[in-house]
Context: one part of a larger RNA
RNA sequence: UGACGUGGGGCCGCACAAGUGGUGGAGCAUAUGGUUUAAUUCGAUGCAAAGUGAAGAACCUUACCAGGGCUUGACAUAUCACAAAUCGUCUUGAAAGAGAGGGGUGCCUUCGGGAACGCGGACACAGGUAGUGCAUAGCUGUCGUCAACUCGUGUCGUAAGGUGUUGGGUUAAGUCCUGCAACGAGCGCAACCCUCGUGUUUAGUUGUCAUCGUUGAGUUUGGAACCCUGAAUAGACUGCCGGUGAUAAGCCGGAGGAAGGUGAAGAUGAUGUCAAGUCAUCAUGCCCCUUAUGCUCUAGGCGACACACAUGCUACAAUGGCCGAGACAAAGGGUCGCGAUCCCGCGAGGGUGAGCUAACCCCAAAAACCUGUCCUCAGUUCGGAUUGCAAGCUGCAACUCGCCUGCAUGAAGCCGAAAUCGCUAGUAUUCGCCGGUCAGCCAUACGAUGGUGAAUUUGUUCUCGAGCCUUGUAUA
Numbered sequence: 001u002g003a004c005g006u007g008g009g010g011c012c013g014c015a016c017a018a019g020u021g022g023u024g025g026a027g028c029a030u031a032u033g034g035u036u037u038a039a040u041u042c043g044a045u046g047c048a049a050a051g052u053g054a055a056g057a058a059c060c061u062u063a064c065c066a067g068g069g070c071u072u073g074a075c076a077u078a079u080c081a082c083a084a085a086u087c088g089u090c091u092u093g094a095a096a097g098a099g100a101g102g103g104g105u106g107c108c109u110u111c112g113g114g115a116a117c118g119c120g121g122a123c124a125c126a127g128g129u130a131g132u133g134c135a136u137a138g139c140u141g142u143c144g145u146c147a148a149c150u151c152g153u154g155u156c157g158u159a160a161g162g163u164g165u166u167g168g169g170u171u172a173a174g175u176c177c178u179g180c181a182a183c184g185a186g187c188g189c190a191a192c193c194c195u196c197g198u199g200u201u202u203a204g205u206u207g208u209c210a211u212c213g214u215u216g217a218g219u220u221u222g223g224a225a226c227c228c229u230g231a232a233u234a235g236a237c238u239g240c241c242g243g244u245g246a247u248a249a250g251c252c253g254g255a256g257g258a259a260g261g262u263g264a265a266g267a268u269g270a271u272g273u274c275a276a277g278u279c280a281u282c283a284u285g286c287c288c289c290u291u292a293u294g295c296u297c298u299a300g301g302c303g304a305c306a307c308a309c310a311u312g313c314u315a316c317a318a319u320g321g322c323c324g325a326g327a328c329a330a331a332g333g334g335u336c337g338c339g340a341u342c343c344c345g346c347g348a349g350g351g352u353g354a355g356c357u358a359a360c361c362c363c364a365a366a367a368a369c370c371u372g373u374c375c376u377c378a379g380u381u382c383g384g385a386u387u388g389c390a391a392g393c394u395g396c397a398a399c400u401c402g403c404c405u406g407c408a409u410g411a412a413g414c415c416g417a418a419a420u421c422g423c424u425a426g427u428a429u430u431c432g433c434c435g436g437u438c439a440g441c442c443a444u445a446c447g448a449u450g451g452u453g454a455a456u457u458u459g460u461u462c463u464c465g466a467g468c469c470u471u472g473u474a475u476a
Stems, first nucleotide, its partner, number of pairs: 001476002003473003007470003012465002015460002019423005026314005032308002034305002042053002064300001066298005073125001077124001079122002082118001087102001089100004107114002127289002131286002136283001138278003141274001143272001149186005154163003167178003193266001195264002198234007208223003212218001237260001240254005303442001316416001320374003324370001332363003337356002342351003382413001387408004392403002430451003434447002
């Protein structure tokens, strides 16, 4: 000087408390461990692994396994010699491939040849999702969006080092004020950036308003006040008032205001820590394989199943289930696409195919609200697992191993022990909708988006974590 302490002081955080909804019990989905297997490819393992890499494993992917093949190779560069490339047909085969046969000669040219392509051969080499993340770059997680981490000069100390950065206040903040052997500065904080919330100006098409018109659909005419959309700009700064404070920084209350003290949310992550993670994104040192640890094909596996754990979904019902009727979003996506309308089908879906390269057309709401029914706590008109039959869609292909529909079947489950998690406001809860990946989909995931819309916070004694000052030490 750090680190540590069931030492002290002071301070903060959904850390506790106060509330609220969950997990842990059930069924299922997914991940992991374990076991099994020819293979169940590999990585990630307290917080900070386990709906993670994977924004999508039927084949492919695919790295694994069994079997069939290739050896200058699926891919690249270079040299030598040969030869146009290319395109159908037949046989064999699980396919990859192997064999047979046919047709014909392109482009540029200084007619010497050249460029590209191909076969087999030789020689350098290619190739490796093989190893090492404890050789590495890059990227990432974490403490933590915590308020810290340092430097120059000066000065103190023999020195390691100290000071500054500590003290008194204050702040979300090493934020600011003040004092001080310190004076300054840097990286962080804040601000600058994006979105939302208010106004003004400007611009009105595909959007909007009015007229007119329609079963419905804007194909008419007029307007630019509103809504909305795009651009520009204003606005918030403790600026004003009162109190308090040290005549400070600030804090408390108020006014005005759409918004008030960081307005809300995002992006942004200092020095460092964990030899944290990744050689399987990529790059790369060394090492290893080279008729194989490389390449290719078919089939299987990654989907197994006494069990254990994690994250979720659906429930156990009446604040509900079911039937009917008529409403209201935001943000997205769409031409190898979204697909209206009409017809067929109980339905998934099929046929037709208008419109749309989109403020124009389409995908396209649910809870809520209003009738009716169930009629009172029942394993039920709760719950939907599981199973049977019959259909549909995608796709060469749906057995291993897809999704969806109809009929039938109708399991556990009556609110969950110890323990444990999220959340402070348009938040929690609850309800749908969209997107990426994607032929299809195992999505209940992930990422966004709006509708509905609470309770509680007296406070810091205690639990956990972080940081500041001080103290002790069998610690470095």

Background:
Small-subunit ribosomal RNA, 3' major domain from Ehretia macrophylla, 476 nucleotides, folded computationally. NCBI's taxonomy places the organism under Eukaryota, Gunneridae, asterids, lamiids, Ehretia. The full RNA is in RNAcentral, with records from SILVA.